Background: Small-subunit ribosomal RNA, 5' domain from an uncultured prokaryote, 484 nucleotides, folded computationally. RNAcentral holds the full RNA, with entries from ENA.
[in-house]
Context: one part of a larger RNA
Formats: sequence, structure tokens, C1' cells
RNA sequence: GACGAACGCUGGCGGCAUGCCUAACACAUGCAAGUCGAACGAGGUACGAGACUUCGGUUUCGUACCUAGUGGCGGACGGGUGAGUAACGCGUGGGAACCUGCCCAGUAGUACGGAAUAACCGCGGGAAACUGCGGCUAAUACCGUAUAAGCCCUCAGGGGGAAAGAUUUAUCGCUAUUAGAUGAGCCUAUGUCGGAUUAGCUAGUUGGUGAGGUAAUGGCUCACCAAGGCGACGAUCCGUAGCUGGUUUGAGAGGAUGAUCAGCCACACUGGGACUGAGACACGGCCCAGACUCCUACGGGAGGCAGCAGUGGGGAAUAUUGGACAAUGGAGGAAACUCUGAUCCAGCAAUGCCGCGUGAGUGAAGAAGGCCUUAGGGUUGUAAAACUCUUUCAGUAGGGAAGAUUAUGACGGUACCUACAGAAGAAGCACCGGCUAACUCCGUGCCAGCAGCCGCGGUAAUACGGAGGGUGCUAGCGUUGUUC
Repeated sequence: GACGAACGCUGGCGGCAUGCCUAACACAUGCAAGUCGAACGAGGUACGAGACUUCGGUUUCGUACCUAGUGGCGGACGGGUGAGUAACGCGUGGGAACCUGCCCAGUAGUACGGAAUAACCGCGGGAAACUGCGGCUAAUACCGUAUAAGCCCUCAGGGGGAAAGAUUUAUCGCUAUUAGAUGAGCCUAUGUCGGAUUAGCUAGUUGGUGAGGUAAUGGCUCACCAAGGCGACGAUCCGUAGCUGGUUUGAGAGGAUGAUCAGCCACACUGGGACUGAGACACGGCCCAGACUCCUACGGGAGGCAGCAGUGGGGAAUAUUGGACAAUGGAGGAAACUCUGAUCCAGCAAUGCCGCGUGAGUGAAGAAGGCCUUAGGGUUGUAAAACUCUUUCAGUAGGGAAGAUUAUGACGGUACCUACAGAAGAAGCACCGGCUAACUCCGUGCCAGCAGCCGCGGUAAUACGGAGGGUGCUAGCGUUGUUC
């Protein structure tokens, strides 16, 4: 000098940043992923029109809105954390045997049929979570047939495989396929902490043939065959650790580090597993086991903050159960729009960096008081008082943006501008023996105490405690810790 710091004393304002480093400990409560009626059938409410009417109402049609359900897309992004991992995990550079929803471009199609099922109705079971049976119904849900330029398989003869419609009539969709873009998966060279008081390790192990499996290569898996493979250029084992761009220090070489921001990886109560899907072996999905918590009518069920706030606990220590979708971006939708604790803002904290202020000029009877004194005086000290000014910041009042294109502004009556009043509301902390800038008096008497090192203190202590004075930094100043 630096810090995601903490502690002590003190504390005026603003801007920009940053804020659980410890228990990947447990979590009350609220919110954090929905959306589409221009895919579909129902139900409800309101309004309008018509028909019937016992004038109560019933029913049909239309419009608007709402609700659960079927269906589509999205819940694999965004957000969090760093437990694990010494590894193709990450960094840099190459590569071939691959997939890719939405997007962009091209080509060819979008034909004919069918059977169900939720919702709903009826009857039940259960404390609940939920669930059984029977009946009805729709679709861009599901199934079959046809067609196939191109596509896939092939023993080269042939064989196989698709679609979905909606409406406001202009579009949006759907199917097959080619190419692109984007995003993934895979292989490889090289680099990547400490320990040899860890020296041998390895049987799917190393390679081959064949098969299976995968989007794809491959012992990835399996059958058979061979006996290999790695290792003092440190295998194996043990410990520690997310990696990088960077950050910090240093003249550099190097050392230390990996908060915030950005890229990659891993994880989501603990362990395992698959399903769906273009994409997951899925934080706010499913199944099983375990620990824990909760409900229970004891039969059985429910849950997962390492999302944003917040609580308990741990700790030297780290914030609000805030506002808004106005902007940027994301999901759905044709759109209007809805959702978005991403994000943008506000709140708290001197935690850090930067800026500003706490007044300016004149003012010697060098006032009073304090302290020292050789008692003459010296010093505090132009300091104060007094006089003359100014009003930054804070305060009050008025006006009032940009950020938004023309509509929409949470921030916010904020920034900023103008006016007003009055020096008014605003200074501390550490040190003064040497290192090291800054000295005297009193008290104490090897006591009480100080101390980073040397060392001070036993009756004249510039080293302890107080006072006066001084030095340094300043809304901070010291101490402690870590690192160079």
C1' cells in the first nucleotide's frame, strides 16, 4: 500500500459501488412460471333480440367476460450456491463419427376415413390427500388407409414411412426433405496444488474379432480370443481445492488470491433411477429408499429457500417479510395483453472510493480565563470578542425534466432551476523516549501501569495517569486480522 473485513472512539451532505467469507445448518409466512378461447367440447354470469307465458318465468340465438378440463408451447432459460471434483473439470490449440425445438432460405404436399377419452351426468369409497364404477361428447389429442419428386433400408429384384386445421379471406399453421444459423454432445495435444514418512497399480484391466447399444466414435456393454496397459518425466494412494478472464502486490521476475462483473463446470434435503421431450436423468416435475419436520378420525397422507425478502442457529461479522413491470430482456399469444423477487428502482450500513461543507475579511487593550514562570514575563493567540460580508451543503416555498417513438415513468414532485432566512444546523481520532513529526508541569513511587522492537516505572519519569501545549490525519482516526 491492499481488504466482501471486524472492534474502539467519533460522525454533516451527496454521487458511484459493495454487503453471511462461519452451518451445502434447519426453516414459519408471502411471492419467485406461466400463457394461448384465432386448437376443443362444456359450465357460469351479465347484456341484447326473438318465441311461449299462468306475467312469476321458461326457452332459443347473439355478444362480452370468467372458471376448471382436453390440447399446444414454455416449466432444460433466467435466478442461487461452491458441497463434490486433481478430472478432458477448466484454459489454449486442433479434430470427426453426430444431434439441433423456435429462427432464416428452398422444394414437394396438406387427400379419405375411424375408434376413444377428460370435462359433464349418475352411483359410490375416504378424516384428508385423493379415488372407483356406469353413461354422454369434441379437437391442431389418438389410430388406419391413400399418395412419395426428394427421404430411409437394401441381398439392388424390391421394401418402408406423413400431415391439422382455424378464421375477420388475408394470413397463421401442419407434414416430408435440403441447406444455413444457433446451441449442445464426443475425441485429442498441451498446461493446471502438496506429500515418496504413499512404489508398485490394474481382470473389462490393455488390445482384437463379432454383436448389442447410442444422435454419434469408443470395453460404452456382452460373447470369444490374445496378455497386455500404466509407473521415479512420479503411476497408485493420502491430503487440500471448483477452473479461467481477472484481483492484489512488486521496478520487474515472481508471490498471494479467484468476493462483486463475465465465460465454463458441478450441485439442488441425502443416495439411486428412469419417464416426457429438440434439449433433463430435470432447484420451485415423477418413482424408490433414508434422515428430519408437519397433519391424521391411526387406516394413511404432505414437505424440501444453495430463488427474493424474512426467522432461528452458528459467528468478530454482513441489509427490507419494500415499489414497479416505466425501461432492458425472457415465456406464451395473430394481437390486445398476461406473467416475470430476471431486471430497473427505493430502504438499511462511513463497508469502500470520490467530491463538498462545518464559514470569509478586518481585528492588539496582544482582553479575561487556563498553563508555565527565573515572578520581570512567556504561551494559548488574530485565536476569541467586536465590526463588515457571503450562503456552498442542510432547511422552507415555487417551478420542474431527460430516461419514451406519438401512447405508457416504479424511480419521483427525484435530479435540476429560482426565491427566502440566518453564521446560522455540522470535528473528531491517534500520537509526542529512539526508530518517528511533535515538551513541559502535577500525581504516582519496580506500585499502579505502558510496550511493535529497544525498553520505561525503586521520590525531580519529555516512556505510567491527568493537565496545558504541540505533531499527524481528517468525517474519519486508531487497533486487530490476512496478503504481497